Predicted 3D model of a 175-nucleotide RNA (Lysine riboswitch aptamer) from Propionispora vibrioides.
RNA sequence: UUUUGUGGUAGAGGUGCGGUCUAUCAAUAGUACCUGACGGAGUCUGGCGAACUGUGAAGCCAGGGAAAGGGAUAGCCGCCGAAGCUGCAGUCUUGCCAGGGAUUGCCGCUGGUCUUGUGUUUAAGAAAUACCGGACUGUCGCUUGAUGGAUAUCAAGGGGAGCGCUACUAUCUUG
Numbered sequence: 001u002u003u004u005g006u007g008g009u010a011g012a013g014g015u016g017c018g019g020u021c022u023a024u025c026a027a028u029a030g031u032a033c034c035u036g037a038c039g040g041a042g043u044c045u046g047g048c049g050a051a052c053u054g055u056g057a058a059g060c061c062a063g064g065g066a067a068a069g070g071g072a073u074a075g076c077c078g079c080c081g082a083a084g085c086u087g088c089a090g091u092c093u094u095g096c097c098a099g100g101g102a103u104u105g106c107c108g109c110u111g112g113u114c115u116u117g118u119g120u121u122u123a124a125g126a127a128a129u130a131c132c133g134g135a136c137u138g139u140c141g142c143u144u145g146a147u148g149g150a151u152a153u154c155a156a157g158g159g160g161a162g163c164g165c166u167a168c169u170a171u172c173u174u175g
Base pairs, nucleotide, nucleotide: 001175005171006170007169008168009167010166011165014080016079017078018077019076021075022074023073024072025071033064034063035062036061038059042052043051046097047096048095083110084109085108087106088105089104090103091102092101093100094099111137112136113135114134115133117131118130119129120128139160140159142157143156144155145154146153147152
């Protein structure tokens, strides 16, 4: 000085990811619920049970009238497998089953963003999510071409995956 492997540190992708955080807003909803009049026996569940009801159910009219979960925007915080998701199993929770919510573990998938369609979920045309597609973009090889003395740069095409990529550094190994 060069090559290979291993480790450490710091970074990049960009409408980048996340949060029982804070504030505002829309929607939930003129719904639930309360009061009064009429009314006169049911109301409530996916199913069961329980509960309410002649001390007045459903319904209708009038007056009053929410909230939680979920969402958007801004700020703050933590970050770059950030994080998310399918499936399986466990614990807690919702009266029980189903279904739902929270959380833990295991296998697996996804570089990132946006998006048509079809399902699931939801109050929801929002958001999320699964699948088949599409577009853009970052990274690393490869092929072709151009510039160039070379390292290299740019363009086009196609391909791989984050256990990746880049820089620095320590060490092993090869010449």
Overview: The RNAcentral record of the sequence draws on Rfam. Its Rfam family is "Lysine riboswitch aptamer". Rfam links the family to the GO term lysine biosynthetic process. Rfam describes the family as follows. Riboswitches are metabolite binding domains within certain messenger RNAs that serve as precision sensors for their corresponding targets. The coordinates come from a structure-prediction model, not an experiment, and the mean pLDDT is 80.